Predicted 3D model of a 541-nucleotide part of an RNA (large-subunit ribosomal RNA, domain I) from a Pseudomonadota bacterium. The prediction has a mean pLDDT of 82. Its Rfam family is "Bacterial large subunit ribosomal RNA". The source organism's lineage runs through Bacteria, Pseudomonadati and Pseudomonadota. RNAcentral holds the full RNA, with entries from ENA.
Context: one part of a larger RNA
RNA sequence: GGUGCACGAUGGAUGCCUUGGGACAAGUGGCCGAUGAAGGGCGCGUUAGCGGCGAAACGCCUCGGGGAGCCGCCAAAGGCGUUGAUCCGGGGGUACCCGAAUGGGGAAACCUGGCCAGGGUGAUGCCUGGUCAUCCAUCACUGAAUACAUAGGUGAUGGAAGGGAACCGCCCGAACUGAAACAUCUUAGUAGGGCGAGGAAAAGAAACCGAAUGGGAUUCCGUAAGUAGUGGCGAGCGAAAGCGGAAGAGCCUAAAUCCCGAUGCUUGCAUCGGGAGGUAGUGGGACCGUCGUUUAGCGACAAUAGGUUAGCAGAACGGCUUGGAACGGUCGGCCAUAGAGGGUGAGAGCCCCGUAUGCGAAAACCGACGAUAGCGGACGGUAUCCCGAGUAGCGCGGAGCACGAGGAACUCUGCGUGAAUCUGCCCGGACCACCGGGUAAGGCUAAAUACCACUUGUCACCGAUAGCGCACUAGUACCGCGAGGGAAAGGUGAAAAGCACCCCGGGAGGGGAGUGAAAGAGACCUGAAAUCGUGUCACCC
Numbered sequence: 001g002g003u004g005c006a007c008g009a010u011g012g013a014u015g016c017c018u019u020g021g022g023a024c025a026a027g028u029g030g031c032c033g034a035u036g037a038a039g040g041g042c043g044c045g046u047u048a049g050c051g052g053c054g055a056a057a058c059g060c061c062u063c064g065g066g067g068a069g070c071c072g073c074c075a076a077a078g079g080c081g082u083u084g085a086u087c088c089g090g091g092g093g094u095a096c097c098c099g100a101a102u103g104g105g106g107a108a109a110c111c112u113g114g115c116c117a118g119g120g121u122g123a124u125g126c127c128u129g130g131u132c133a134u135c136c137a138u139c140a141c142u143g144a145a146u147a148c149a150u151a152g153g154u155g156a157u158g159g160a161a162g163g164g165a166a167c168c169g170c171c172c173g174a175a176c177u178g179a180a181a182c183a184u185c186u187u188a189g190u191a192g193g194g195c196g197a198g199g200a201a202a203a204g205a206a207a208c209c210g211a212a213u214g215g216g217a218u219u220c221c222g223u224a225a226g227u228a229g230u231g232g233c234g235a236g237c238g239a240a241a242g243c244g245g246a247a248g249a250g251c252c253u254a255a256a257u258c259c260c261g262a263u264g265c266u267u268g269c270a271u272c273g274g275g276a277g278g279u280a281g282u283g284g285g286a287c288c289g290u291c292g293u294u295u296a297g298c299g300a301c302a303a304u305a306g307g308u309u310a311g312c313a314g315a316a317c318g319g320c321u322u323g324g325a326a327c328g329g330u331c332g333g334c335c336a337u338a339g340a341g342g343g344u345g346a347g348a349g350c351c352c353c354g355u356a357u358g359c360g361a362a363a364a365c366c367g368a369c370g371a372u373a374g375c376g377g378a379c380g381g382u383a384u385c386c387c388g389a390g391u392a393g394c395g396c397g398g399a400g401c402a403c404g405a406g407g408a409a410c411u412c413u414g415c416g417u418g419a420a421u422c423u424g425c426c427c428g429g430a431c432c433a434c435c436g437g438g439u440a441a442g443g444c445u446a447a448a449u450a451c452c453a454c455u456u457g458u459c460a461c462c463g464a465u466a467g468c469g470c471a472c473u474a475g476u477a478c479c480g481c482g483a484g485g486g487a488a489a490g491g492u493g494a495a496a497a498g499c500a501c502c503c504c505g506g507g508a509g510g511g512g513a514g515u516g517a518a519a520g521a522g523a524c525c526u527g528a529a530a531u532c533g534u535g536u537c538a539c540c541c
Base pairs, nucleotide, nucleotide: 001540002539003538004536005535006534007533008532009531015525016491017490020462021461022459023458024457025456026455027454028453029452030451031163032162039098040097041096042054043053044052049073050072051058060092061091062090063089064088065087069080070079071078103112104111105110113132114131115130116129117128118127119126134160135159136158137157138156139155140154141153142152167198168196169195170194171193172192178185182232208215209214219246220245221244222243223242229237230236250444251443252442253388257276258275259274260273261272262271263270264269265268281422283387284386285385286384287381288380289379290378291377297375298374306366307365308364309363311359312358313357317332318331319330320329321328333350334349335339341353342352343351393417394416395415396414397413398412399411400410403429424439425438426437427436428435478485479484498524501512502511503510504509
């Protein structure tokens, strides 16, 4: 010096733990905003941060709950509370400045005005409250060129604006990729962008389906089915009817005709406004006739049952023993509509919180069923009239349909053309006939569905390099001009009993003493390995 061993140091693996996270299910809830939101800035505590609150600032008023403590995380000092505090719930008040931000400006959280009212001063300065942006609609007043009129102007009233994770509708819309290259095709109407809406959105009461003796709005799930098809017939794409379920709901107009009013003028028509009428495919309605005034059906407002937002009651155990501690062991009991679970100094049905079960609201909100108001007629006739027009259809160019131009119907439409009114018109996958189905070119419509949050429950889910990025002052620190990126970091003990006092030391730290079951639990559980140190009767050089 090396190897080994021993004892330490360092280090933070492992084990154990869990305040946090993940997933699923059920239930409940779902928009906020000029009455100033979302989100912030700055303040408020003898207070740095988080949380709370707003110059009435760790809080104010009121109505309920509750019943002994309380003054958040977080101590001290000092206070408050059975005259009911803290706390929990309902309602209200206050709510600086910025922010759509809205008197004007602006480099957000700042600067600076007008008007009205009030305060203050001898007076000005000053202070307080209110109000003043823009656009749209309606109404009123006013009113040019230009006579009526219109444009314009002024005011009042109502509305809008901005935000929202995902979900929804519409518009715009890629590429990498796949096709083992690549162009049609695919990725994909995806990502992304724009606009808009709501608690859901969209769709929706047949100009349907498609072949049945049929069905009967829409939506969603399962199936039909990887079928029929489509496809450089490549890669791929990929239905529908039907059937089984969830849910279930149907309505209003336009027109014909009639009445009223206004305007125009060519005096009986046109247009406009209001009311009545009317809503359909066994075609319906107007119109005419007969009967009739509610029996089908639809169906409020208010109120109620019930629910939500605090809560309440709730059975039954002792001795001995080991131990620091009994919840262990042992002996003897008890309750159970309660032996789910958690806590308590170890493993507790009977110690505590709970659990089974049974109750509960002054106030606010949600809210049925049923009932009521209200709405709502039937039959027959058929000469005439009406039944949604730059529409349907057609041509050209595109797009959507599972369907790539194909035999290509159907839907949408940029350009063009352009019908019919029931003896009408559309559809049944070119087209024609027959047969069948339906009634376009106006509108509304819950539920079943999507997404999220919360509550409750449950996990052959994780257990601190895991599980959310975050168990902890986390979207923090930090990085970036910015968009944006984005951590690390849990554990003393049953209880701080957190080591008084003495010694060494400048201190850090250590040695005694003391606490404790343990201090080799002292800022911390356990404490692996690498690594470092000290020792060595071992072995090798």